[in-house]
Predicted 3D model of a 688-nucleotide part of an RNA (large-subunit ribosomal RNA, domain II) from Beta vulgaris subsp. vulgaris. The full RNA is in RNAcentral, with records from SILVA. The prediction has a mean pLDDT of 81.
Context: one part of a larger RNA
RNA sequence: GCAGGCGACUCAUAGGCAGUGGCUUGGUUAAGGGAACCCAGCGGAGCCGUAGCGAAAGAUAGUCUUCAUAGCGCAAUUAUCACUGCUUGUGGACCCGAACCUGGGUGAUCUAUCCGUGACCAGAAUGAAGCUUGGGUGAAACUAAGUGGAGGUCCGAACCGACUAAUGUUGAAGAAUCAGCGGAUGAGUUAUCGUUAGGGGUUAAAUGCCACUCGAACCCAUAGCUAGGUGGUUCUCCCCGAAAUCCAUUGAGGCGCAGUAGUUGACUAGACAUAAAUGGAUAAAGCACUGUUUCGGUGCGGGCCGCGAAAACAAUACCAAAUUGAGGCAAACUCUAAAUACUUGAUAUGACCUCCAAAUAACAGGGGUCGGCUAGUGAGACGAUGGGGGAUAAGCUUCAUCGUCGAGAGGGAAACAGCCCGGAUCACCAGCUAAGGCCCCUAAAUGACCGCUUAGUGAUAAAGGAGGUAGGGGUGCAGAGACAUCUAGGAGGUUUGCCUAGAAGCAACCACCCUCGAAAGAGUGCAUAAUAUCUCACUAAUCGAGCGUUGUUGCGCCGAAGAUGAACGGGGCUAAGCGGUCUGCCGAAGCUGUGGGAUGUAAAAAAGCAUCGGUAGGGGAGCGUUCCAUGUUAGGGGGGAGCAUCGGUGCGAGCCGUGCCGGACGAAGCGGAAGCGAGAAUGUCGGC
Numbered sequence: 001g002c003a004g005g006c007g008a009c010u011c012a013u014a015g016g017c018a019g020u021g022g023c024u025u026g027g028u029u030a031a032g033g034g035a036a037c038c039c040a041g042c043g044g045a046g047c048c049g050u051a052g053c054g055a056a057a058g059a060u061a062g063u064c065u066u067c068a069u070a071g072c073g074c075a076a077u078u079a080u081c082a083c084u085g086c087u088u089g090u091g092g093a094c095c096c097g098a099a100c101c102u103g104g105g106u107g108a109u110c111u112a113u114c115c116g117u118g119a120c121c122a123g124a125a126u127g128a129a130g131c132u133u134g135g136g137u138g139a140a141a142c143u144a145a146g147u148g149g150a151g152g153u154c155c156g157a158a159c160c161g162a163c164u165a166a167u168g169u170u171g172a173a174g175a176a177u178c179a180g181c182g183g184a185u186g187a188g189u190u191a192u193c194g195u196u197a198g199g200g201g202u203u204a205a206a207u208g209c210c211a212c213u214c215g216a217a218c219c220c221a222u223a224g225c226u227a228g229g230u231g232g233u234u235c236u237c238c239c240c241g242a243a244a245u246c247c248a249u250u251g252a253g254g255c256g257c258a259g260u261a262g263u264u265g266a267c268u269a270g271a272c273a274u275a276a277a278u279g280g281a282u283a284a285a286g287c288a289c290u291g292u293u294u295c296g297g298u299g300c301g302g303g304c305c306g307c308g309a310a311a312a313c314a315a316u317a318c319c320a321a322a323u324u325g326a327g328g329c330a331a332a333c334u335c336u337a338a339a340u341a342c343u344u345g346a347u348a349u350g351a352c353c354u355c356c357a358a359a360u361a362a363c364a365g366g367g368g369u370c371g372g373c374u375a376g377u378g379a380g381a382c383g384a385u386g387g388g389g390g391a392u393a394a395g396c397u398u399c400a401u402c403g404u405c406g407a408g409a410g411g412g413a414a415a416c417a418g419c420c421c422g423g424a425u426c427a428c429c430a431g432c433u434a435a436g437g438c439c440c441c442u443a444a445a446u447g448a449c450c451g452c453u454u455a456g457u458g459a460u461a462a463a464g465g466a467g468g469u470a471g472g473g474g475u476g477c478a479g480a481g482a483c484a485u486c487u488a489g490g491a492g493g494u495u496u497g498c499c500u501a502g503a504a505g506c507a508a509c510c511a512c513c514c515u516c517g518a519a520a521g522a523g524u525g526c527a528u529a530a531u532a533u534c535u536c537a538c539u540a541a542u543c544g545a546g547c548g549u550u551g552u553u554g555c556g557c558c559g560a561a562g563a564u565g566a567a568c569g570g571g572g573c574u575a576a577g578c579g580g581u582c583u584g585c586c587g588a589a590g591c592u593g594u595g596g597g598a599u600g601u602a603a604a605a606a607a608g609c610a611u612c613g614g615u616a617g618g619g620g621a622g623c624g625u626u627c628c629a630u631g632u633u634a635g636g637g638g639g640g641a642g643c644a645u646c647g648g649u650g651c652g653a654g655c656c657g658u659g660c661c662g663g664a665c666g667a668a669g670c671g672g673a674a675g676c677g678a679g680a681a682u683g684u685c686g687g688c
Stems, first nucleotide, its partner, number of pairs: 001688002004685003011091012026048003032042001053058001062074002065071001094232002102221005112196001114194001116192005121186001123155001125153001126151001130147006159183003163180002166177002198214001200210003235622006245258001247256001249254001259377002261374008272350004277344001279342001284336001285334002290330003294326005301319002303316001306313001353365001380405010410421003425596004430592003436586003439571003445583001447582006458573001464558002468555004473550005487540003491515003497509001521536001525534001597612005623677001625674004630669001635665001642661001643659002646657004
């Protein structure tokens, strides 16, 4: 890993509710006793019910409160006993699994310290004290040579250890091997016999060690400890079908109440939609209030300054109250004020399906209100709109109102829970459509018409930039000749004045006049040391019809740099791109058609109508297994159970038949009882 066997909502007891049954002349026994056993029959103690109210005295279909029938509250009635099902409490209580705590014991043959008795340490090296002799001294000290053999001394085997690397890592080995390494007469190593025991020991101290176990050993018991946590929880079909929210919580991944689901009742008669009306103060808007804010006018008061003995007076490029003109801002501003949504009860209009029926009325379902029983949920996600937080960041966070997913398949968006279309009872090689599409991949017009785009824009992006291109405005000039090119002129007073080394149109400053003229600035830009030179404004001629300027609309251009090639799904496209108009077609589990099934419509049948996606979850109806009863049954060696193949049949769980397997048991039907259905639990057992 595989297939197979086993494997999880039980039992007792006490409540609640529902269904069924008995009795209702109210119901019923418990212990006990009876009895071969189980019953029957006995046993009426007790329990429920028959009257509630009040704390109570109490009064009583009422009672309590109270001065008070003034009003409120509760009551004005109701069975009971069994069985079955659901559910709750108590118990292990659906199953499996802790880490722990506590009690009583077993361990020091491993290992830690200690005690008793023993054992062991090749060979080299160094050469302490002391001693002897010589020198030395008054004697010493001291000194030299020798002798000597000390040491937690040195080198290095055995032995003990374990610093490094490699190998090994389902190992040769649950800690090793190989190559190096440390100690090696010592606080050394070792054999053996003993001692210390679990909140205890022992420890040259690491929370180390105490039998592969140590922040508290192991064994047994309490014990099926407990687990608001995780995992698992076994047949079928049909009907309905959530929640991820409020409040509270030693509460936040748990619970309780409510909300929401199922199921089963009672009551009620309209529900609902539209219109109008009622209320409010959100968007918007506004500045009348509360605040805030810019500029201007007037300028109380203050500052500075002048004058004065003082009071006062005057003055001010300062600050500035108040007032006023103009212009803004506000979730906690409002003189105003919507759309929606909500509320109210008179009104008006409309107002569904089924059943029943000759007709009418009534009943039931669907709607509303209020209950009984029983659940799940209380981690939500994204999208749209309106807000708060954040940075008007987040696939961010937190509210409100919707939608989808959750629990929703199908078609579209290349792929894509939350987007668009649309809600799957089943079958069909039938039809029509939605979103979205119609050149090929790929179903359907290489359709029609009017425009735009040349950028492969389409098929990613901003500020900003540009005689891109198409359209539509404003305004100026223009046959009295515009715009552009070319030809000619562009002068004189004058080198204006000032300044300056110089300043002559052209460094800077002031002024910016006059004349001749078709026109020409005390000068637009180069240039010079300063002049000169070139040029412009301006004018004429030439030419002959539009030219200039400024907003704006559509589609394009640049801005545009990333690591394998990757920003139409690809091919490819000048439309097969973009905008508009039109007609066809394709396209889904939508709708229709044909046929079948199921649910609801009280019960049986038919028809009609409506319905049949579904997680958690609720309800209903069934299939199968083992055992019991019928049963020493029907059947059965002329072949049982079982097993296997094929066939038939049922919506399905399954059932029936068949066999050239098997070789002795064993149905169906009506009932009863459960160790009653496996694919998952790192399930468990054996097998391969």